[in-house]
This is a predicted structure of a 474-nucleotide part of an RNA (small-subunit ribosomal RNA, 3' major domain) from an uncultured bacterium.
Context: one part of a larger RNA
RNA sequence: UGACGGGGGCCCGCACAAGCGGUGGAGCAUGUGGUUUAAUUCGAAGCAACGCGCAGAACCUUACCUGGGUUUGACAUCCGCGGAACCUCCUGGAAACAGGAGGGUGCCUUCGGGAGCCGCGAGACAGGUGCUGCAUGGCUGUCGUCAGCUCGUGUCGUGAGGUGUUGGGUUAAGUCCCGCAACGAGCGCAACCCCUGCCAAUAGUUGCCAUCAGUUCGGCUGGGCACUCUAUUGGGACUGCCGGUGUUAAGCCGGAGGAAGGUGGGGACGACGUCAAGUCCUCAUGGCCUUUAUGCCCAGGGCUACUCACGUGCUACAAUGGCCGGUACAAAGGGCAGCCAACCCGCGAGGGGGAGCUAAUCCCAGAAAGCCGGUCUCAGUUCGGAUUGGAGUCUGCAAUUUGACUCCAUGAAGGCGGAAUCGCUAGUAAUCGCGGAUCAGCAUGCCGCGGUGAAUACGUUCCCGGGCCUUGCA
Numbered sequence: 001u002g003a004c005g006g007g008g009g010c011c012c013g014c015a016c017a018a019g020c021g022g023u024g025g026a027g028c029a030u031g032u033g034g035u036u037u038a039a040u041u042c043g044a045a046g047c048a049a050c051g052c053g054c055a056g057a058a059c060c061u062u063a064c065c066u067g068g069g070u071u072u073g074a075c076a077u078c079c080g081c082g083g084a085a086c087c088u089c090c091u092g093g094a095a096a097c098a099g100g101a102g103g104g105u106g107c108c109u110u111c112g113g114g115a116g117c118c119g120c121g122a123g124a125c126a127g128g129u130g131c132u133g134c135a136u137g138g139c140u141g142u143c144g145u146c147a148g149c150u151c152g153u154g155u156c157g158u159g160a161g162g163u164g165u166u167g168g169g170u171u172a173a174g175u176c177c178c179g180c181a182a183c184g185a186g187c188g189c190a191a192c193c194c195c196u197g198c199c200a201a202u203a204g205u206u207g208c209c210a211u212c213a214g215u216u217c218g219g220c221u222g223g224g225c226a227c228u229c230u231a232u233u234g235g236g237a238c239u240g241c242c243g244g245u246g247u248u249a250a251g252c253c254g255g256a257g258g259a260a261g262g263u264g265g266g267g268a269c270g271a272c273g274u275c276a277a278g279u280c281c282u283c284a285u286g287g288c289c290u291u292u293a294u295g296c297c298c299a300g301g302g303c304u305a306c307u308c309a310c311g312u313g314c315u316a317c318a319a320u321g322g323c324c325g326g327u328a329c330a331a332a333g334g335g336c337a338g339c340c341a342a343c344c345c346g347c348g349a350g351g352g353g354g355a356g357c358u359a360a361u362c363c364c365a366g367a368a369a370g371c372c373g374g375u376c377u378c379a380g381u382u383c384g385g386a387u388u389g390g391a392g393u394c395u396g397c398a399a400u401u402u403g404a405c406u407c408c409a410u411g412a413a414g415g416c417g418g419a420a421u422c423g424c425u426a427g428u429a430a431u432c433g434c435g436g437a438u439c440a441g442c443a444u445g446c447c448g449c450g451g452u453g454a455a456u457a458c459g460u461u462c463c464c465g466g467g468c469c470u471u472g473c474a
Base pairs, nucleotide, nucleotide: 004472005471007470008469009468010467011466012465013464015460016459019424020423021422022421023420026315027314028313029312030311031310032309033308034306035305042053043052064301065300066299067298068297069296070295073125077124078123079121080120081119082118083117086103087102088101089100090099091098092097107114108113127290128289130288131287132286136284137283138279139278140277141275143273148187149186150185151184152183153182154163155162156161167178168177169176193267194266195265196264198235199234200233201232202231203230204229207225208224209223212222213221214220238261241255242254243253244252245251317417321376322375323374324373325372326371327370333364334363335362338357339356343352344351345350383414388409389408390407391406392405393404394403430452431451432450433449434448435447436446
């Protein structure tokens, strides 16, 4: 000087408390440990590993295993020889590949040849998801969006270092004010950026429809751009105004006006550093190792195993509910090897069909909870849907290991969950559906979107984490 204390003072945070909903019990999904295995590829490990890398493991992916094959190599540069490239067929084979037959003659040219591609040969070399994240770059997590971390000059101290940055107030904030041997400054805070909430201008198709006319009743047509909306530019909020309080300050409390108030709400944005944190399997890269193999190709298998244990989820245990019929209202997205309407067939998954749409035009697209009516009457049930049998649909070369979905039948555990533990302070929690990325197919995961829409916060003693000052110890 730090760090630490079951020392002190001050102060924060869904940290506790107050409240709402969960997890821990059940079934299933998924990740992990363990075990098993020829292999169950590898990494991630308290918070900050465990629906994590994986925004898609049937083949591929794939890094693993078994077997078959290969050695200048699947890929790059250079040399020699031959051939256009390329296409078709035959034999063996699981394929990779090996052997063989036929077709075919291009472009530039100084007629020597050259470019490109293919085959053969020689070696320089290629290759390695092999090791080391404790040799590294880059990127990332975390403390933490916590309010801190420093510098120049001056000054104090023999020095390490102090001061500034402490103190009195104040703030979300080292935010600002006052004071002060300090005076200034930098990285952080805030603001500048984006979305959203109000208004205006500009613009009016594919969007909209107040007035007028027509109407097959549908903004459908004429017409119009007022409104909604779309998307660009501006305005608007600054403690600006009033009162109180405060030190005449910073500010705080109340009020007015206002769509909005004291950071309006949300996002992007992460200081000096910490954890030899994570990643050599994104990529890059030093060193080491390998080079008829630790490289490369192929088929099949495995990553999906299953006594058990844990994490994260989904669905439930029902009546604020289940089922049936009717009926209403979104937002944000995606679509040409795509989205797929009407109509027909099928109980259905789906099939046929073919209109429209490169999309404010057409399609995905029925939103669901809700509302209206009916039924069930507390029961392992008309709750719950696991499991299993049968029959199918779709994608795909191929669903046996191992896809999703549909129908019929079957109907398991489960009656609200021990110790313990998690999230959330408002358009939030809870609940309801919709879309997208990945993707041939496959979502309870992930990323977004809107609908309905609460309860509670006395307070800071205690638990956890953190900030400032101070004190004690080595």
Rfam family: Bacterial small subunit ribosomal RNA. Gene Ontology terms of the family: ribosome and structural constituent of ribosome. The coordinates come from a structure-prediction model, not an experiment, and the mean pLDDT is 86.